RNA sequence: AGUCGGCCGGACGGCCGCCGCUGCGAAGCGGAGGAAAGUCCGGGCUCCAUGCGGAUGCGGCGCCGGAUAACGUCCGGCGGGGGAAACCCCAGGGAAAGCGCCACAGAAAGCAAACCGCCGGGACGCGGGCCGCAAGGCCCAGAAAGCGUCCCGGCAAGGGUGAAAGGGUGCGGUAAGAGCGCACCGCGCGGGCGGCAACGUCAGCGGCACGGCAAGCCCCGCCGGGAGCAAAACCGAAUAGGAGCGACGCGCGGCGCUUUCGGGCGCCGCAGGGCCUUCCGUUGGCCUGGCGCUCGGGUUGGUUGCUUGAGGCGCCCGGUGACGGGCGUCCCAGAGGAAUGGCCGUCACGUCGGGGCGAUAAGCCCCGGCCAUACAGAACCCGGCUUACAGGCCGGCU
RNA sequence: GGGCGAUUAGCUCAGCGGGAGAGCACUCCCUUCACACGGGAGGGGUCGCAGGUUCGAUCCCUGCAUCGCCCACCA
Numbered sequence: 001a002g003u004c005g006g007c008c009g010g011a012c013g014g015c016c017g018c019c020g021c022u023g024c025g026a027a028g029c030g031g032a033g034g035a036a037a038g039u040c041c042g043g044g045c046u047c048c049a050u051g052c053g054g055a056u057g058c059g060g061c062g063c064c065g066g067a068u069a070a071c072g073u074c075c076g077g078c079g080g081g082g083g084a085a086a087c088c089c090c091a092g093g094g095a096a097a098g099c100g101c102c103a104c105a106g107a108a109a110g111c112a113a114a115c116c117g118c119c120g121g122g123a124c125g126c127g128g129g130c131c132g133c134a135a136g137g138c139c140c141a142g143a144a145a146g147c148g149u150c151c152c153g154g155c156a157a158g159g160g161u162g163a164a165a166g167g168g169u170g171c172g173g174u175a176a177g178a179g180c181g182c183a184c185c186g187c188g189c190g191g192g193c194g195g196c197a198a199c200g201u202c203a204g205c206g207g208c209a210c211g212g213c214a215a216g217c218c219c220c221g222c223c224g225g226g227a228g229c230a231a232a233a234c235c236g237a238a239u240a241g242g243a244g245c246g247a248c249g250c251g252c253g254g255c256g257c258u259u260u261c262g263g264g265c266g267c268c269g270c271a272g273g274g275c276c277u278u279c280c281g282u283u284g285g286c287c288u289g290g291c292g293c294u295c296g297g298g299u300u301g302g303u304u305g306c307u308u309g310a311g312g313c314g315c316c317c318g319g320u321g322a323c324g325g326g327c328g329u330c331c332c333a334g335a336g337g338a339a340u341g342g343c344c345g346u347c348a349c350g351u352c353g354g355g356g357c358g359a360u361a362a363g364c365c366c367c368g369g370c371c372a373u374a375c376a377g378a379a380c381c382c383g384g385c386u387u388a389c390a391g392g393c394c395g396g397c398u
Numbered sequence: 399g400g401g402c403g404a405u406u407a408g409c410u411c412a413g414c415g416g417g418a419g420a421g422c423a424c425u426c427c428c429u430u431c432a433c434a435c436g437g438g439a440g441g442g443g444u445c446g447c448a449g450g451u452u453c454g455a456u457c458c459c460u461g462c463a464u465c466g467c468c469c470a471c472c473a
Stems, first nucleotide, its partner, number of pairs: 001398008010347007018031005033375001037386002040384005045228004049283001051282004058224005063077005078092001079090004093219002098217002100213003115159002117155010127140005167185006186208001187206003191202004232304004242295005248289001251270008272288005297472003311330008350370008399469007408422004416453001424440005446462005
């Protein structure tokens, strides 16, 4: 200098207050956090018929093994990437099941393709090469060779475009080229060995087919019923089971009462129907005017849920670790729009100024002044994640 | 406390992987004696912020920020 992990996040005293519980009273005891936050996950708890079976859909997760009540969390490992290292980061299944997209540029964007270029052949035209600023000189040739234009064919090395151009580097090879051949690397296939596994490694075979995107649809595997303490239960008070709309149904029989003889009301039975928090089947429950939506009416009282819990602390044991087990000990806010605060003194920490030691540095000491702290605040309770946080302490490693 | 939604120009909104747009508003010009109406032209954007996936995000994913909506009991 860097990196990783853990912890604290004012202390003590006095005075004045606030909330809860116990107590007749005096008084006593207790009183925010590491995040109480965001509500992003996972549970407990309560209610809904989580009844049983099934399907579809939806949502979430995604290397492997483990931890755990559970998890998207944590631990250990594997693979990839970054760094000199300690160490850090990764939504890290499947793209040879299918669909879709890949703008612009570019010849061509997933069927591969050929713009410039390289090479061969043909037709036509021009003799060609070297030196020289030029004039010119020299050399070669005369159906050859070279250059230009066009046509036919071969190629995918090079240029150019792009995020991406159908393996990479090198040697050989060829008219020019090319996995065309070879070596190494990469990739794929099956096998041996190690490992629970992810995976690693070894030798072999294949000349390379198979571009990217799944935080696009999708496929595979696994998980998930919904709502939430304003859940829910009990007691009490008050009011109009009032109005509108919508889907479904409004059927039959018996008995009783009543009648203005049209009927009405009540009970029972059958059938049908409605509802029971996606759908289907089945079992069951409630109702026979039930259900859904909207507008109305009344009350804003009390008790429970409400804090003993996957709880805190200490020691020992097992495990690399997350964590688990045993023993001992402690009880630690629970209320409603909601208490946990204010002042003073001392001190710590910080900062500023002055002085001294020291070397003018680092550091240490003394005096005086200032701020008396950041983020933030329980609302049923836990386990995580994420985010915010003045300042400080401790430890490991490079 | 719990549940849900939105954020794009000054305002109201569309857009939903490849150029950031519409209406109203604003500015200038024409028209009019002048104003309004009408016609034409133009300006104006960190797509709330940060990070990620992708060749490439207004759009997909994650985390923050801000704003808005709903809820109790009885018959």